[in-house]
Context: one part of a larger RNA
C1' cells in the first nucleotide's frame, strides 16, 4: 500500500405546515366484541378528543368580554373544520455514525512481580588490621602507667561468590518491551536468599521516589450502570435539472458555540408598489475655503503695567540694545473652530417600462474566521502581505483570454456541439497567432529591461522664452601696447597699483584702473582689465520644458520569459490583422412565461427570456433487496462472470459471443438493513 466484503438522519410518540383522499357544522373511534381468511379484512363500539364563541384571575355575563367613578385601551365577533395517508421539519428518546480523558457500584479479582512484616530454614572462597580482656617483665608504700607476650573485636580494611547498578560504548523494526561488554560500589551485615503465611483499591505497603500493589498507579484489574458526554476532530454512499447565499447588527460565563434579525430557497396572496433614469422639491455643515467666533501662531508698529539704572526729603521725573497685556498692519494654522460652502449621497412627489421586480403571511436553510484592490479615515513610523471602519468591485462559490509563471489585477461571466465569422484586454522581429506597417520627431544610456523623477551634481542633447554684445568687425586665439602727475595721501624701519586706513583725482590717448591676482625685505618680474593689429561670423547670459548620465552596496550563476533589438526603444498620429469558453451564425438539449392546436396532472408547435456556480433550498429521475396482481424466460442452457457492439444529458439499460450450469424477470403497485474513494475506518487476501 493494492484488492474483495462491511461500514453512517432510523424507530416511536407529540407538535406543526405542505399536498393528497373521505365526510362536513360536523368529523372521528379507542380498548373490546362479533363474523372470518392462506395472509387480509368486514361489521359493532360513541368512552374519549377536535371543531362550531368569546371574554375575564375568578364569580360570572356573552356577539360581545374585560379594566374604571368614567373613559381610552386589550382580547374576540366579520375565512371550516376534523379523520386517514405521503413528505419537510422540531421536540422527547443513544436519536447521522466513529472518537475521549473520565465518574459511580454495600460488584468482584490479584501481594506466585513488587513494598513491608511474622514463622522457619540456608549462605557469605581467601587475605589484612590486630579493640578489651589475659599473662610475664619494669614500676609504685599500694594504684596508677610503661614494655613485650598472648588475645580476636568490628555496621574495620582488600577481594570471589552473593547482592547491587557508577561511568563509557553497543544496542535502539534489539538476541533481549531496560540487555551486552569494559568499568565500578556492598561483599559479618540496618547483608543475602528458599519455603510458608499476613495487610487491597480512597484502600494497604512505603529508611519517602507520589515509590510499588502481577510490563498497569496523582487511586491496580475485571464486570456493570454505559451507545455517559464531547459547543471539539474526522467521516457521512447514485444521477439529472432551477433557483442560489453569507462571512453583518443585537445579545450572551459570549468571543472557532448559540438565539433574533440581515442575505437564499419554495409555496400563497396582493397587483404596479421594486431597481434604475428624467423633472421638480427638501434638510444638512463633509470636500474645499476662510479667520467673523474659540483656540494656536511668524514678523513689524504704537504701547498700558512690570523689571533695572540714574535722580529725588518726598510726590515725581528721566533713561532703557530688559518684559510685556491690549489694538494696528502683513503674512498663516484647526477632527473635537466656522462669516461661508459643494460635488455626490438621502427622503418625498410626478412620468415611462410586467422584470435584475416589489411587498406581505407561511414552510426550509445555511451563514456569524472573511481575503486582496481602488477611494475617504483611525491605529501604526502618512511602516507592515499590519491593524480597524466606511463605499466600490473581484476572489470566496468563477472556469476562459491578458500579466513569463501569479485567489483577489486588466478583459469576460463556461447548457451542448462546429477544421465556422467577428471583436475586448493584450499584441503583431523569432521562440509564438499577427504589421520587419506608414508618418514625424527624441534617445545613444542596451536607457528601455527590477524598484526608485532621493537629496545634491554635471559645456549630454533635443524644443522653446527673454535679453546683451555683433560687418561701425563681436566671441575665442595669437602678436602689439598697457603711459604720465605719482613712490597719491597717511601709517611705517620700509609700504614704490597690490600688510592696513582714507581718497580714488587730473594729464596724453587708440587704450591703459591711484590696479584683478601672482610675486619683492621695499623696488624689480609676470598676469588681468582696457585698447590696437590678424581673423572672420555668429557669441554670451536667464528662464521652462522633453529624453537621457552620475549619485545607485549582499550575500550558489547570470539575464528584459529568453534568443536577441539602436528599434524589434520612448512620444504623437494613423491603416490593417492576430487574439476568449465574449458577441454574432448553423444545429441541438433543457427551464420559465405567453399563444395556439390536441388525445388535457399531459403532449406537439411558435415566440420571448433564461441555463458559471460552493454552504443550502426546491424539482424530476435511475439503481439494488424483498412483498403482492398480472404477465412471461429457462437444461434447445437461468443468475453471475469476461469481452464487444448500440441506446441514453446521466444515474444506467438493451443485443451478440464465450464461460457457466439452474434458476430468473417484465409491468403496476407497496416496504426498506436501498448505492461508498477517503473516516490514522473494521475483516479478510496478496
Nucleotide at each position: 500500500g493494492u484488492c474483495u466484503g462491511g461500514g453512517a438522519g432510523u424507530u416511536a410518540u407529540u407538535a406543526u405546515u405542505u399536498a393528497u383522499a373521505g365526510c362536513a357544522a360536523g368529523c372521528u373511534u379507542a380498548a373490546a366484541a362479533u363474523u372470518g381468511u392462506a395472509a387480509a379484512a368486514a361489521u359493532u363500539g360513541u368512552a374519549g378528543g377536535c371543531g362550531a364563541a368569546g371574554u375575564g384571575a375568578a364569580a360570572g355575563c356573552g356577539a360581545g368580554c374585560u379594566u374604571u367613578a368614567a373613559a381610552a385601551g386589550g382580547c374576540g365577533u366579520u375565512a371550516a373544520g376534523u379523520u386517514g395517508u405521503a413528505a419537510g421539519u422540531a421536540a422527547u428518546a443513544a436519536a447521522c455514525c466513529c472518537g475521549a480523558a473520565g465518574c459511580g457500584g454495600a460488584g468482584g479479582u490479584g501481594a506466585g512481580c513488587u513494598a513491608u512484616c511474622c514463622a522457619u530454614g540456608g549462605c557469605c572462597a581467601g587475605g589484612u588490621u590486630g579493640a578489651a580482656g589475659u599473662u610475664u617483665g619494669g614500676g609504685u608504700a599500694a594504684a596508677a602507667c610503661c614494655a613485650a607476650u598472648u588475645g580476636g573485636a568490628g555496621g574495620a580494611c582488600c577481594g570471589a561468590a552473593c547482592c547491587g547498578g557508577u561511568a563509557a560504548a553497543c544496542c535502539u523494526u534489539g538476541a533481549g518491551a531496560c540487555g551486552u561488554u569494559u568499568u565500578c560500589g556492598g561483599a559479618u551485615g540496618a547483608g543475602c536468599u528458599g519455603u510458608g503465611g499476613a495487610u487491597a483499591g480512597g484502600a494497604g505497603u512505603g529508611a519517602a521516589a507520589g515509590g510499588c500493589u502481577a510490563a498497569u498507579c496523582a487511586a491496580a484489574c475485571c464486570c456493570c450502570g454505559u451507545a455517559a458526554u464531547a459547543g471539539c476532530u474526522g467521516g457521512u454512499u447514485c444521477u439529472c435539472u432551477u433557483c442560489g447565499a453569507a462571512a453583518u447588527a443585537u445579545a450572551u460565563u459570549u468571543a472557532g458555540g448559540u438565539a433574533u434579525a440581515g442575505c437564499c430557497u419554495c409555496u400563497u396572496a396582493u397587483g404596479c408598489u421594486u431597481a434604475u433614469a428624467a423633472u421638480c422639491a427638501g434638510g444638512g455643515g463633509u470636500a474645499g475655503a476662510g479667520c467673523a467666533c474659540u483656540g494656536a501662531a511668524a514678523a513689524g508698529g504704537u504701547a498700558a503695567g512690570g523689571g533695572c539704572u540714574u535722580u529725588u526729603a518726598a510726590c515725581a521725573a528721566a533713561g532703557u540694545a530688559c518684559u510685556a497685556a491690549a489694538u494696528c498692519u502683513u503674512a498663516u494654522c484647526a477632527a473635537a473652530c466656522u462669516c461661508c460652502g459643494a460635488a455626490u449621497a438621502c427622503u418625498g412627489a410626478u412620468u415611462a417600462a410586467u422584470g435584475u421586480a416589489a411587498u406581505a403571511a407561511g414552510g426550509g436553510a445555511g451563514u456569524c474566521a472573511g481575503a486582496c484592490a481602488a477611494u475617504g479615515g483611525g491605529g501604526g513610523a502618512u511602516a507592515a502581505g499590519c491593524u480597524c471602519c466606511a463605499u466600490u468591485g473581484u476572489c470566496g462559490a468563477g472556469a476562459g483570454g491578458a500579466a513569463a509563471a501569479c485567489a483577489g489585477u486588466c478583459c469576460a461571466g463556461a447548457u451542448u456541439a462546429u477544421c465556422g465569422u467577428c471583436u475586448a484586454a493584450g499584441g503583431u522581429c523569432c521562440c509564438u497567432a499577427a504589421a520587419u506597417u506608414a508618418u514625424u520627431a527624441c534617445u545613444a544610456a542596451g536607457u528601455g529591461g527590477a524598484a526608485a523623477u532621493a537629496a545634491g551634481g554635471a559645456a549630454g542633447u533635443g524644443a522653446a522664452u527673454u535679453u546683451a554684445c555683433u560687418g561701425a568687425g563681436a566671441c575665442a586665439a595669437u602678436a602689439g601696447g598697457g603711459a604720465u602727475g605719482u613712490u597719491g595721501g597717511c601709517u611705517u624701519a620700509g609700504a614704490a597699483g597690490c600688510a592696513g586706513c582714507c581718497a580714488u583725482c587730473a594729464u596724453u590717448u587708440a587704450a591703459a584702473c591711484a590696479a584683478u591676482g601672482c610675486g619683492u625685505a621695499a623696488u624689480a618680474g609676470c598676469u588681468g582689465a582696457c585698447c590696437u593689429a590678424u581673423c572672420a561670423a555668429g557669441u554670451g547670459a536667464u528662464u521652462u520644458u522633453g529624453c537621457g548620465c552620475c549619485g545607485a552596496a549582499a550575500a550558489u550563476g547570470a539575464u528584459c520569459g529568453g534568443g536577441c533589438c539602436u528599434a524589434a526603444g520612448u512620444a504623437a498620429u494613423a491603416u490593417a490583422c492576430c487574439g476568449a469558453a465574449g458577441a454574432c451564425a448553423u444545429a441541438a438539449g433543457u427551464u420559465u412565461a405567453a399563444u395556439a392546436a390536441c388525445a388535457u396532472a399531459g403532449u406537439u408547435a411558435u415566440u420571448a427570456a433564461g441555463c458559471g456556480g460552493u454552504a443550502g433550498a426546491a424539482g424530476a429521475g435511475c439503481g439494488u433487496u424483498c412483498u403482492a396482481a398480472u404477465a412471461a424466460g429457462a437444461u434447445a442452457g437461468a443468475a453471475g462472470u469476461a469481452a464487444u457492439c448500440a441506446a441514453g444529458u446521466g444515474a444506467u439499460u438493451g443485443g451478440u459471443u464465450a464461460u457457466g450450469g439452474a434458476c430468473u424477470u417484465a409491468u403496476u403497485a407497496g416496504a426498506a438493513g436501498u448505492g461508498a474513494g477517503a473516516a490514522u475506518c473494521c475483516a479478510g487476501a496478496c